Annotation: This is a predicted structure of a 533-nucleotide part of an RNA (small-subunit ribosomal RNA, 5' domain) from an uncultured bacterium.
[in-house]
Context: one part of a larger RNA
RNA sequence: GGAUGAACGCUAGCUACAGGCUUAACACAUGCAAGUCGCGGGGCAGCAUGUUUUUACCCUCGGGUAAGAAUGAUGGCGACCGGCGCACGGGUGAGUAACGCGUAUCCAACCUGCCCUUCACUACGGGAUAGCCUGUCGAAAGGCAGAUUAAUACCGUAUGAUAUCCGAAGACGGCAUCCGAAUCGGAUUAAAGGUAAUAUUGGUGAAGGAUGGGGAUGCGUCCGAUUAGCUUGUUGGCGGGGUAACGGCCCACCAAGGCAUCGAUCGGUAGGGGUUCUGAGAGGAAGGUCCCCCACAUUGGAACUGAGACACGGUCCAAACUCCUACGGGAGGCAGCAGUGAGGAAUAUUGGUCAAUGGUCGAGAGACUGAACCAGCCAAGUAGCGUGCAGGAAGACGGCCCUAUGGGUUGUAAACUGCUUUUAUGCGGGGAUAAAGCGGGGAACGUGUUCCCCUUUGCAGGUACCGCAUGAAUAAGGACCGGCUAAUUCCGUGCCAGCAGCCGCGGUAAUACGGAAGGUCCGGGCGUUAUCC
Repeated sequence: GGAUGAACGCUAGCUACAGGCUUAACACAUGCAAGUCGCGGGGCAGCAUGUUUUUACCCUCGGGUAAGAAUGAUGGCGACCGGCGCACGGGUGAGUAACGCGUAUCCAACCUGCCCUUCACUACGGGAUAGCCUGUCGAAAGGCAGAUUAAUACCGUAUGAUAUCCGAAGACGGCAUCCGAAUCGGAUUAAAGGUAAUAUUGGUGAAGGAUGGGGAUGCGUCCGAUUAGCUUGUUGGCGGGGUAACGGCCCACCAAGGCAUCGAUCGGUAGGGGUUCUGAGAGGAAGGUCCCCCACAUUGGAACUGAGACACGGUCCAAACUCCUACGGGAGGCAGCAGUGAGGAAUAUUGGUCAAUGGUCGAGAGACUGAACCAGCCAAGUAGCGUGCAGGAAGACGGCCCUAUGGGUUGUAAACUGCUUUUAUGCGGGGAUAAAGCGGGGAACGUGUUCCCCUUUGCAGGUACCGCAUGAAUAAGGACCGGCUAAUUCCGUGCCAGCAGCCGCGGUAAUACGGAAGGUCCGGGCGUUAUCC
């Protein structure tokens, strides 16, 4: 000198963009953060509609109005069964020195829901169960028993191969354990329907693709030798088990190996990378925001479901803590968004909207979405704008200084005159982000796309922006002035009070302390402290 997720002191007008618990992975009140589908199902608690009916009133004697009841008949729908999602998105960095990450390669050793392409199929039956109802236990959380019922829930049978297994056969190819095409025979295995609808959408099997994941290996990846030996599933083999798959991953047997001064083992520290800061570079330091990967979800362990988890807002067990209790027993997990306490030098609102982008579900309308987009707070950062411009010498008053009837300086500075209006205040105008999308109508190609017309959809927000009016009006400070280092005089103090980054200053003329005047530097900031280069 540069830099910072900074803090502190003094000061502070506006706008835009980006940022904001670095400490206790400490404990958490409250609300919200993952639902959706009635075009899978039985139903009908609530709402609306229709129908029937009762009563009251009106009455043109047809009927109308109001209230009540019945009815799943219709829209729809709390709870329930079922499907898909909840493994994404969001948070944190505790652990981890590791194939964790980065980079390169490999899998003849693997999986992949939804999506795309192709082929084939979608037959016949059955028994339950939740809900509802009845009874019952419990303070509650929550159960138990009985009766009854549906499905795209569950089960059986049929059919079925390019799937799997067995047998025959063995082309082609590979560094290797090997890979095994065509063909033949046998065995095993599937399905689900919905809707007014022929449309359409689903279901099952197989092959391929895409995407996402799993595994293996080379190289790289902090400090310590005041850590020198470490290792028994340890190293390898054979056979098995297990897995989507390879493998001591696990097991039985056999062999005695394997690693290490090119640093094993042990100890300490630490998420890694893209990147960021600095530097001419080489390097050094850092890993906050954003992106990729990993790990974790009070602590430890375990599996279940599922295409995918050993699962932040799932389950079970143990532990600590907190809460409820009728003392028998139960409930909970903010390292999601806000917010609270604590810790700390220190870090924000218990805000708005799903309008856009994206996600889940749905045929769709749509629902949900603290993802996201916005707004609020904070000079904590970067950038921009402003606090006026021109003229004006009686060089005014006042202040300060001196060699003091005088001069110097503050200083064109002020006053005064003219001008401007960014900004401010007031009034008025103003729809970019939506040429999207939804709904309705039409057309084209020819079965789900495109185009045209109409209607409708904006949180931010009456915001940004624009115009008019008013009036210099609303807006400057901080540090320093002995040398390093740009900028000096006076007064006070008298080794005192104090200053100080280093050298050092102060003991009666202090350019170094304190004040004043003047000056220097930077400027909506300026200094100090901390850390890195």
The full RNA is in RNAcentral, with records from ENA and SILVA.